[in-house]
RNA sequence: GUGGGUGUAGCUCAGCUGGUUAGAGCACCAGAUUGUGGCUCUGGGGGCCGGGGGUUCGAAUCCCUCUUCUCGCACCA
Numbered sequence: 001g002u003g004g005g006u007g008u009a010g011c012u013c014a015g016c017u018g019g020u021u022a023g024a025g026c027a028c029c030a031g032a033u034u035g036u037g038g039c040u041c042u043g044g045g046g047g048c049c050g051g052g053g054g055u056u057c058g059a060a061u062c063c064c065u066c067u068u069c070u071c072g073c074a075c076c077a
C1' cells in the first nucleotide's frame, strides 16, 4: 500500500427486518444482614453507541469519509 474483521457504561459483552424509553453481568455508591469484614439481599449513579457528514417521518443499526485495534496479502530491507 491492499483486503477482511473490530470500536456500545470503568471492564467483558448483548442489541432481531431501522421503530419511538439503549440493556445485562462484573465493578462502583448507599442501605439491610453481620460483633467487624466477606458472602447474600434491596435500591441507586454511570452512555454524544470511535469522530464527522448523508439518507429517512424515524439511525447503535443503512450509505460516504476519517480513525482505533486486529488478521491476512503485497512491497522494501
Base pairs, nucleotide, nucleotide: 001073002072003071004070005069007067010026011025012024013023019057028044029043030042031041032040050066051065052064053063054062